[in-house]
Context: one part of a larger RNA
RNA sequence: GGACGAACGCUGGCGGCGUGCCUAACACAUGCAAGUUGAGCGAAGCUUCCAUAGAUGAUCCCCUUGGGGUGAAACUAUGGUUGUCUUAGCGGCGGACGGGUGAGUAACACGUGAGAAACCUGCCUUUUACAAAGGGAUAGCCUCGGGAAACUGGGAUUAAUACCUUAUGAAACUGUAAUACCGCAUGGUAUAAUGGUCAAAGCGUAAAGCGGUAAAAGAUGGUCUCACGUCCCAUUAGCUAGUUGGUGAGAUAAAAGCUCACCAAGGCUACGAUGGGUAACCGGCCUGAGAGGGUGAACGGUCACACUGGAACUGAGACACGGUCCAGACUCCUACGGGAGGCAGCAGUGGGGAAUAUUGCACAAUGGAGGAAACUCUGAUGCAGCGACGCCGCGUGAAUGAUGAAGGCUUUUCGAGUCGUAAAAUUCUGUCCUAGGGGACGAUAAUGACGGUACCCUAGGAGGAAGCCCCGGCUAAUUACGUGCCAGCAGCCGCGGUAAUACGGAGGAUCCGAGCGUUAUCC
Numbered sequence: 001g002g003a004c005g006a007a008c009g010c011u012g013g014c015g016g017c018g019u020g021c022c023u024a025a026c027a028c029a030u031g032c033a034a035g036u037u038g039a040g041c042g043a044a045g046c047u048u049c050c051a052u053a054g055a056u057g058a059u060c061c062c063c064u065u066g067g068g069g070u071g072a073a074a075c076u077a078u079g080g081u082u083g084u085c086u087u088a089g090c091g092g093c094g095g096a097c098g099g100g101u102g103a104g105u106a107a108c109a110c111g112u113g114a115g116a117a118a119c120c121u122g123c124c125u126u127u128u129a130c131a132a133a134g135g136g137a138u139a140g141c142c143u144c145g146g147g148a149a150a151c152u153g154g155g156a157u158u159a160a161u162a163c164c165u166u167a168u169g170a171a172a173c174u175g176u177a178a179u180a181c182c183g184c185a186u187g188g189u190a191u192a193a194u195g196g197u198c199a200a201a202g203c204g205u206a207a208a209g210c211g212g213u214a215a216a217a218g219a220u221g222g223u224c225u226c227a228c229g230u231c232c233c234a235u236u237a238g239c240u241a242g243u244u245g246g247u248g249a250g251a252u253a254a255a256a257g258c259u260c261a262c263c264a265a266g267g268c269u270a271c272g273a274u275g276g277g278u279a280a281c282c283g284g285c286c287u288g289a290g291a292g293g294g295u296g297a298a299c300g301g302u303c304a305c306a307c308u309g310g311a312a313c314u315g316a317g318a319c320a321c322g323g324u325c326c327a328g329a330c331u332c333c334u335a336c337g338g339g340a341g342g343c344a345g346c347a348g349u350g351g352g353g354a355a356u357a358u359u360g361c362a363c364a365a366u367g368g369a370g371g372a373a374a375c376u377c378u379g380a381u382g383c384a385g386c387g388a389c390g391c392c393g394c395g396u397g398a399a400u401g402a403u404g405a406a407g408g409c410u411u412u413u414c415g416a417g418u419c420g421u422a423a424a425a426u427u428c429u430g431u432c433c434u435a436g437g438g439g440a441c442g443a444u445a446a447u448g449a450c451g452g453u454a455c456c457c458u459a460g461g462a463g464g465a466a467g468c469c470c471c472g473g474c475u476a477a478u479u480a481c482g483u484g485c486c487a488g489c490a491g492c493c494g495c496g497g498u499a500a501u502a503c504g505g506a507g508g509a510u511c512c513g514a515g516c517g518u519u520a521u522c523c
Base pairs, nucleotide, nucleotide: 001523002522003521006519007518008517009516010515013394014393015392016391017390018389019387020386021352026350027349028348030347031346032345035093036092037091040090041089043087044086045085046083049080050079051078052077053076054075060069061068062067100305101304102303110229111228112227113226114225115224116223119222120221124218125217126216127215128214129213130212132166133165134164135163142155143154144153145152146151172197173196174195175194176193178191179190180189181188182187202210203209231277232276233275238268239267240266243265244264245263246262247261248260249259250258280302281301282300283299284295285294286293287292307328308327309326310325311324330341331340332339333338358384360383361382362381366380367378368377369376370375397428398427399426400425407419408418409417410416432464433460434459435458436457437456438455442450467512471508472493473492474491478507479506481504482503488495489494
């Protein structure tokens, strides 16, 4: 000098764009953050219309002393029917994405480059073929219970794109024995033969279409292996029995001590094993002429974690942040028998700290999930709020103006010098500002949170807007007074003991400027 997720002191007008718990991966009140689908299914409710029945009974008629007949509207019940209607449940898809954090991890975690002839891939795209015949349940509803609650048991009954059985079935898988070509060791590809195994679901104004099953290929996403690179300590020198290798088996989507049985005795290490400490890694960012050094906030990629530890289930995908089970600590409810919870999602609270924001608006845009769609959901996201935290831009007026006003300070000369064209005054301007009017782009036929915002027009009026550090040298900028090795200053050298340009306030000057200084850290 530059830099910063900064903090502190003094000061503070506006706007744009960014950015904001670096500490306790400390504990969390409250609300929201993952649902959707009735064009898969039965059912309940609401609703339209119709039929039947019931009780009530307007109107009209007969008879008139009572009464009898007709039977509107509305109501109730049952049955059918209508619906862009509502929904608890079954089923499907999605809750493995998106969002957060960096505790752990010195490791194939990450980065670069290879490999998989050892692998998987829902939704999507292309192509081929198929969808036949049946069955038994179960939630819901109803009913009888248990429990304070969370929740839960028995019975009866019902549906499906839920579940099961059978059929068909190859280019799939697998067995048998071939042929040809190729390669990278095991091998790979193609061709035809034969035996065995495995499938399906319907919905829909019955139309369009949306779905289903099997297979091949693509795309996308993932998994695994290897080479090299990746901090400090030798005041850490030896470490290792599934350890190193082989055979066989099991497990897995898949290679492999991944696991197991048996066999052998290996494997790593001064080119630093093992142990200890520290740490998520990278693109990048800061600095520097570069080489390098430091760093890993925001944005992007990868990994890991989700109160702590462990485990599996479901699924194309998890060993799953807002799923399940077990154990633990903590908090809460309880009728003491038993239960409930997990903000390192967005806000917010307490605590810690030098220190870090609103319990805001909207799905209008972009994107995501579901749905045929309408649409629903979306604290992702888009916006707004707060903070000079950073960068950038603008303003706090401009021109003229000497009687060099008043006032302050200085002065051996009392004359003057200086602040100083500075002020006053005159003439202007209108960025920002205030008031009124108009008013977007972003969205397309419709739909705008932002927002009556940006922007434009008119009017008003210099009005509302300057500080901070410093002045001995380094280093731009000095005088008088006070103090008297005191009080104090200080980044280094050093100032202060009676004329201090170095302390303190004052006049003046310099630097930067809505900032200026200080501190911490890095180059």
Molecule: small-subunit ribosomal RNA, 5' domain
Organism: uncultured bacterium